[in-house]
RNA sequence: AACGAACGCUGGCGGCGUGGAUGAGGCAUGCAAGUCGAACGGGGUUCAGGAUGUUAGCAAUAACGACCUGAACUUAGUGGCGGAAGGGUGAGUAACGCGUGGGUAACUUGCCCUCGACUUCGGAAUAACCUGGGGAAACCCGGACUAAUACCGAAUGUGGUCCGUGGAAGGCAUCUUCUGUGGAUUAAAGGUUUACCAGUCGAGGAGAGGCCCGCGCCCUAUUAGCUUGUUGGUGAGGUAACGGCUCACCAAGGUGAUGAUGGGUAGCCGUACUGAGAGGUUGAUCGGCCACACUGGGACUGAGACACUGCCCAGACUCCUACGGGAGGCUGCAGUCGAGAAUCAUUGUCAAUGGGCGAAAGCCUGAACAUGCGACGCCGCGUGAGCGAUGAAGGCCUUCGGGUCGUAAAGCUCUUUCAGCAGGGAAGAAAACUUCGGUUUGACGGUACCUGCAGAAGAAGCCCCGGCUAAUUACGUGCCAGCAGCCGCGGUAAUACGUAAGGGGCGAGCGUUGUUCGGAUUUACUGGGCGUAAAGGGUGCCUAGGCUGCAUGUCAAGUCGGAAGUGAAAUCCCUCGGCUUACCCGAGGAACUGCUUUCGAAACUGGCAAGCUUGAGUACGGGAGAGGAGAGCGGAAUUCUCGGUGUAGCGGUGGAAUGCGUAGAUAUCGAGAAGAACACUCGUGGCGAAGGCGGCUCUCUGGACCGAUACUGACGCUGAAGCACGAAAGCCAGGGGAGCGAACGGGAUUAGAUACCCCGGUAGUCCUGGCCGUAAACGAUGUGCACUGGGUGUAGGAGGUAUCGACCCCUUCUGUGCCGAAGCUAACGCAUUAAGUGCACCGCCUGGGGAGUACGGUCGCAAGGCUGAAACUCAAAGGAAUUGACGGGGGCCCGCACAAGCGGUGGAGCAUGUGGUUUAAUUCGACGCAACGCGAAGAACCUUACCAGGGUUUGACAUGCAGCUGCACAUCCGUCGAAAGGCGGACUCCUUCGAGGGUGCUGCACAGGUGCUGCAUGGCUGUCGUCAGCUCGUGUCGUGAGAUGUUGGGUUAAGUCCCGCAACGAGCGCAACCCUUGUUGUUAGUUGCCAGCACUUCGGGUGGGAACUCUAACAAGACUGCCGGUGUUAAACCGGAGGAAGGUGGGGAUGACGUCAAGUCAGUAUGGCCCUUAUAUCCUGGGCGACACACGUGCUACAAUGGCCGGUACAGAGGGUAGCCAAGCCGUGAGGUGGAGCCAAUCCCAGAAAGCCGGCCCCAGUUCGGAUUGGAGUCUGCAAUUCGACUCCAUGAAGUUGGAAUCGCUAGUAACGGCGUAUCAGCCAUGACGCCGUGAAUACGUUCCCGGGCCUUGUACACACCGCCCGUCACAUCACGAAAGCUUACUGUACCCGAAGUCGCUGGUCCAACCCCGCCUUGGUGGGGAGGAAGGUGCCGAAGGUAUGGUGGGUGAUUGGGAUG
Repeated sequence: AACGAACGCUGGCGGCGUGGAUGAGGCAUGCAAGUCGAACGGGGUUCAGGAUGUUAGCAAUAACGACCUGAACUUAGUGGCGGAAGGGUGAGUAACGCGUGGGUAACUUGCCCUCGACUUCGGAAUAACCUGGGGAAACCCGGACUAAUACCGAAUGUGGUCCGUGGAAGGCAUCUUCUGUGGAUUAAAGGUUUACCAGUCGAGGAGAGGCCCGCGCCCUAUUAGCUUGUUGGUGAGGUAACGGCUCACCAAGGUGAUGAUGGGUAGCCGUACUGAGAGGUUGAUCGGCCACACUGGGACUGAGACACUGCCCAGACUCCUACGGGAGGCUGCAGUCGAGAAUCAUUGUCAAUGGGCGAAAGCCUGAACAUGCGACGCCGCGUGAGCGAUGAAGGCCUUCGGGUCGUAAAGCUCUUUCAGCAGGGAAGAAAACUUCGGUUUGACGGUACCUGCAGAAGAAGCCCCGGCUAAUUACGUGCCAGCAGCCGCGGUAAUACGUAAGGGGCGAGCGUUGUUCGGAUUUACUGGGCGUAAAGGGUGCCUAGGCUGCAUGUCAAGUCGGAAGUGAAAUCCCUCGGCUUACCCGAGGAACUGCUUUCGAAACUGGCAAGCUUGAGUACGGGAGAGGAGAGCGGAAUUCUCGGUGUAGCGGUGGAAUGCGUAGAUAUCGAGAAGAACACUCGUGGCGAAGGCGGCUCUCUGGACCGAUACUGACGCUGAAGCACGAAAGCCAGGGGAGCGAACGGGAUUAGAUACCCCGGUAGUCCUGGCCGUAAACGAUGUGCACUGGGUGUAGGAGGUAUCGACCCCUUCUGUGCCGAAGCUAACGCAUUAAGUGCACCGCCUGGGGAGUACGGUCGCAAGGCUGAAACUCAAAGGAAUUGACGGGGGCCCGCACAAGCGGUGGAGCAUGUGGUUUAAUUCGACGCAACGCGAAGAACCUUACCAGGGUUUGACAUGCAGCUGCACAUCCGUCGAAAGGCGGACUCCUUCGAGGGUGCUGCACAGGUGCUGCAUGGCUGUCGUCAGCUCGUGUCGUGAGAUGUUGGGUUAAGUCCCGCAACGAGCGCAACCCUUGUUGUUAGUUGCCAGCACUUCGGGUGGGAACUCUAACAAGACUGCCGGUGUUAAACCGGAGGAAGGUGGGGAUGACGUCAAGUCAGUAUGGCCCUUAUAUCCUGGGCGACACACGUGCUACAAUGGCCGGUACAGAGGGUAGCCAAGCCGUGAGGUGGAGCCAAUCCCAGAAAGCCGGCCCCAGUUCGGAUUGGAGUCUGCAAUUCGACUCCAUGAAGUUGGAAUCGCUAGUAACGGCGUAUCAGCCAUGACGCCGUGAAUACGUUCCCGGGCCUUGUACACACCGCCCGUCACAUCACGAAAGCUUACUGUACCCGAAGUCGCUGGUCCAACCCCGCCUUGGUGGGGAGGAAGGUGCCGAAGGUAUGGUGGGUGAUUGGGAUG
């Protein structure tokens, strides 16, 4: 884009089209093929006439019934024509069925047209009717009568046909046509009426049909052979006609890889849809052809049928029945049931067009024309138009300002298509009926169309809005519900679900589903590929086939051109025209790319003829080679046997053990045996088609290469099938067997070890013969030919130059390598040995898995090979390259990383944190490093978030509004209560008197939340890591991701610096700048200092000093600056000098791009959600302090480098007014009392301790250790019971240096010792943060462990190795294979039975016409013949039966693998 569509939602009008695609399933009912009385006899009705009878009447006359004649109408039957057309359907059919073009010298043709010739004389029957009978019916039988355009005989014969016999012309082999002649044979029908309609025999035509042929027409080779009337001939039969169409005989053919035969599917075509085209798909409507008519078979009639609404038979089904027997065939039009996602009215009319019959009127016509139903499709129209901003109300959103629906609505002014009502009102109709005149004919339809009337009046939905793809927000939901064409959305902020608002698209429709084509160059003719993505056959030889060098002549098959015929109409396209337009319709043109015939051309392809030498080959001369086959020979090694020497081990491994050895091994010497393999030479060297080939010699043999001439004359290339070769393993038979060595045994290793390692060891490995036929059979690269810059090796040959010399050098041919230009390639790469540029031929590929599997076939002894699917499943599988990450990969280098050391932890007791458990609650968070003396720099109440109980509800706290108004609120007193609080009382504001401020109460907004989400966030923090990295601009390279820079050589603590370099620069990091400390100087000198001087109560106390220490501000100093060496002349390193300090002097602050959805909503902030007499808030008490346990971090110890007692020395940094607190006094002590001083270099905390001196203890559970417990106290505080610290007396546990494991530290460091501070009423602080004192040991070194940096390499990882991922097992689901069988459909073969029927034979029975004979003789009758028929029978023959095969489907206990979870 399209559709004969269906489904969902919706639906105003009209026109034109279109509508059972499924069950070729079954059908009630009505209709769909009749007509002719001018072919015929008869019947019926009516009328007329005639004669006659009866009745009535006196009669005329009237009525009635049979009879005769005639007319009109009608019709069952005989007869004619038509029922072979029209209409339906697509089951069957892969076929001369269809299409196209031809042929028929092999044919037919009713009705119609033209022409020629005719139509004479007779005869016998039979329906109807009448009558008898049978039957339920359908219908049938008998008797008697009758007509014809029905039937029969005879005549005539222009002609026709057949036989015989002449002539002429033509052709296509048989032959055809024309014209003579002789013989035989062969016709007819009348009707109505004067004009026709018929009839017969011929000839021609038109139209129609039969048959034959060339070409074209789906899939399957997992169908490869098929065929006996088969193929051909002769003869005969048959047909309208050719023909094995049929039969007899003869021959043995015919067909097939250019796909026979079989299987599956299918009506074919004009066309239709799609597509740029080439193609692909399709066969509804309309048109042409075919086939079919309940299923199967068969003929009859006829011009035509093997016959849709004819006949016979068989079968299934339905119906009627009196059970004896009958009837039927909607795939005609309507309609009904069924099945289905699904397809209409049991309508009108013959008015038109057409058909049948008829002389005609006319009759018939479900053909046809119309109407109806269905948005099924196409086309057209409408549902209003203009103005209209308080941008109304309302909805939705909102940053609360507003925005949007939106000129949309309302309102005002207009219009009236369509629908509605009323009036008028067609065309389609002209023929025909003898002529003339007249008259008449419309189903649709009172329709189309025209006019008038009224009023915006009656008329809009559907889908979508994450990307593709035009169009976004809110709410709800919370991996639920759901969406989804692909990718994918949804786990609490969903533009993706649902709803709403808004928007987008289309519009009487819009979406969905299905199907076809397109996009898809994704089967590639146009127009693809095969080194690594799927794809080169393992290799060669060769058949068919395909392709084929140079030049000449000829032919004209291909090819090209002209002409002619055909290519139906409709359709498509163009122009014009008719419906108001369009769809639609009409006319003309073009086109139908095809086929056929004919004329021409001769370049190319092809055929033929005769040539050429360059392709190919042959001959000659050479040299090279692990080319192949056979036979023989050789040495080294190994093992074994024998002998000698010799003694305790050998062997083996990472280390061992099994094993061998005192019965003498291993080792060593000598001799012998056996089998297998051939070291060095050996080389990206050689040979071979590939597999492959390696000691030496001989014999046989294949191929290639080089050289120079001669010869053949395209002999060539490729190669489906086919044939041959084909590593290793394996198989069969027979040998052989030293070494090695699957299986197997043993020993180790290991969690295990059916392995790797070791000791043994059978097949096998070897030979001969025969199989197998596969490999990563690889260059993952088919073969051949040609062309396209080079450089450099190597092997074989030839030549040149030059030589003593082929030593070198140069040229050339053939092979084999490397590097590279152009070019190619997705890239990697290839590159004269192409993966470049072309030609020829073969093989192969078409997403992954299933699967190289199943089934079938074929080969094989087997193993197995070759060929080779599908269901189902996935949204990928894959290639090359890139950046990372990772590696029990590599290189380089760092770090208390290891090592070297020192001290700890892990054991004990206690402290503290955590887990767990417990509990009413034990609030919450933190979880490897990077949670666990962490948040917490202070849980008895408070804190506090938890629990129990008791209270409050605009609230403990903020702001605003309204109302009431009272008055402050607090505070105090009384009372109740555990308290919070309630109640009562007392006390009680300012003021300009308007009320304002404040406050209380009531109500509304709101407050409040340590409730949730750190995975919605900000901010802050941890960590890698103070590791040296992380990037950018421009340029360059690459299709690109990206690369380069940043890599490399050095160097550094450092991406620090230097050099080099397609890079040149730059930024964040590093370093430096900052603080502190170490040295010095300057300035300054109190509260600090005191060298010298003086005084002194001996205390820097005082005077004084400004030197020193110190304080705190500013400076100086250190920069690889200097010297030497090393190094690249560099950077830098090493050593040295000087210096307080030396190579960043020590320490701190400082933390790049980023990682961990790391931590924190409980510090604060904050989106969203949740609670609102409660998840808010107040109070009392409890809990956070529990305790069988487990872990982390610490303290104190276990003692003599110690403990205790006494004496004695030296700090730094801090803090202090709700504070630090001196002296003095009291207490053993905690402390009390006391109150001086100090807002601090002034006073206080404040005694530093280890240390040093002296004494005791004497190795012990102690004079170690101090837990625990009892008692007595002190202090803080409202309050120490749960649950504080401290003091004194008493008590005196465990513990004697700590398993596996593990931590810190490289110098003023570790270790040891004490001091201070924050928090704080007090304190569970042994913690944290600081301070000083004493003060070590060790580092060979970078193999290893851990972490990190750079380069490189591999990768199937990218959530990045805590990755990815394989197989079994278990469970569930799904599809498939096998399977004893069971079942069904189709079909082959053989046989049996054999209906109807054609043909043949027979025909004793039957028969009017014609012939003969007899009898009576108008006429009748009997017999015979000719001819025919019933019946019988033979061949064939449908259905049916029996037996046995084949193919397909279904099902099947069980079983096998596969897929998914």
Molecule: small-subunit ribosomal RNA
Organism: uncultured bacterium